This is a predicted structure of a 346-nucleotide part of an RNA (small-subunit ribosomal RNA, central domain) from an uncultured bacterium. The full RNA is in RNAcentral, with records from Greengenes and SILVA.

[in-house]
Context: one part of a larger RNA
RNA sequence: CUGGGCGUAAAGGGCAUGUAGGCGGCUUGGUAAGCCUGGCGUGAAAGUCUGCAGCUUAACUGUAGGGAUGCGUUGGGAACUGCUUAGCUUGAGUUACGGAGAGGGAGCUGGAAUUCCUGGUGUAGGGGUGAAAUCUGUAGAUAUCAGGAAGAACACCGAUGGCGAAGGCAAGCUUCUGGCCGACAACUGACGCUGAGGUGCGAAAGUGUGGGGAUCAAACAGGAUUAGAUACCCUGGUAGUCCACACAGUAAACGAUGUGCACGAGGUGCUGGGGCGGUAGUUUCAGUGCCGGAGCGAACGCGGUAAGUGCACCGCCUAGGGAGUAUGCUCGCAAGGGUGAAACUC
Numbered sequence: 001c002u003g004g005g006c007g008u009a010a011a012g013g014g015c016a017u018g019u020a021g022g023c024g025g026c027u028u029g030g031u032a033a034g035c036c037u038g039g040c041g042u043g044a045a046a047g048u049c050u051g052c053a054g055c056u057u058a059a060c061u062g063u064a065g066g067g068a069u070g071c072g073u074u075g076g077g078a079a080c081u082g083c084u085u086a087g088c089u090u091g092a093g094u095u096a097c098g099g100a101g102a103g104g105g106a107g108c109u110g111g112a113a114u115u116c117c118u119g120g121u122g123u124a125g126g127g128g129u130g131a132a133a134u135c136u137g138u139a140g141a142u143a144u145c146a147g148g149a150a151g152a153a154c155a156c157c158g159a160u161g162g163c164g165a166a167g168g169c170a171a172g173c174u175u176c177u178g179g180c181c182g183a184c185a186a187c188u189g190a191c192g193c194u195g196a197g198g199u200g201c202g203a204a205a206g207u208g209u210g211g212g213g214a215u216c217a218a219a220c221a222g223g224a225u226u227a228g229a230u231a232c233c234c235u236g237g238u239a240g241u242c243c244a245c246a247c248a249g250u251a252a253a254c255g256a257u258g259u260g261c262a263c264g265a266g267g268u269g270c271u272g273g274g275g276c277g278g279u280a281g282u283u284u285c286a287g288u289g290c291c292g293g294a295g296c297g298a299a300c301g302c303g304g305u306a307a308g309u310g311c312a313c314c315g316c317c318u319a320g321g322g323a324g325u326a327u328g329c330u331c332g333c334a335a336g337g338g339u340g341a342a343a344c345u346c
Stems, first nucleotide, its partner, number of pairs: 003318004007300002012314001014201004021194003025088003029084003033081002035077008049065006091191001092188004097182003103177007110154001114150008125136002162169002206247006216240001220236004258313006266291011295302002320345002328339004
């Protein structure tokens, strides 16, 4: 390579969009590139295969035949694929009507808590721990009341809940805006699926510039603990945590499960619509959970939200360590990211 695989054994790209490419619904006519079939030419000889023959046999040799996937050319066929023509409506989409939602951006507003400041009351402690100490307080703390300032996060509702492609999204209101669902019509007429590269988005931490800085808190300092304690505990505390713009591009980015379509027992919750209804319910669509049948699976388990049965396309794996290292290339301000070996060893 072939083959076999990718929930947990190695293996699904973090997610989307989309280029090339691959694949693609129903009907009609044409074409004949693929496809099927016949003829002709070629496919050297030797060799291989079959028969026969010659060396006493065999190896070996001779001879006749067969074979030769292929290529070229010329006829024929038209089911399927392709190309082309004309249509269709089931796939896909558009418009109009309803609906739910922490989907995204911007602005405004609110209360609780925390810390700090000012003033009042008030007096000896407070804080912290396993116990303490560092720390704080008679220059009046802690507690309590009133007022003020700041920044960050939004208790209850809250859920096995909702929305988003993923990351993720939660106080309230306004505004701009994306997607989704349902029901019934009308319209377009295959406009579809996937997607190497590319492009965009992408938690936290991190970086640059400028703001902001209440809380918490890497680093750091001190107090404890301990044999030691560069920790766990305590008192402090700077980056950071927050905002704007720019970069970075990684995560156990997880459902450790790629996307799309179709098919294939049921039962029981929840969310959002629709139909029927005798208001008990029942049915249908979309989503989200649990249980479970067949089937699958090494088992665990999965089981109409598949890990079942199939199709299309992409990504990835091929024993462990060395190693996600070295090197080269490339991206980045840097940190580092992407791509990614070998020797050697078991």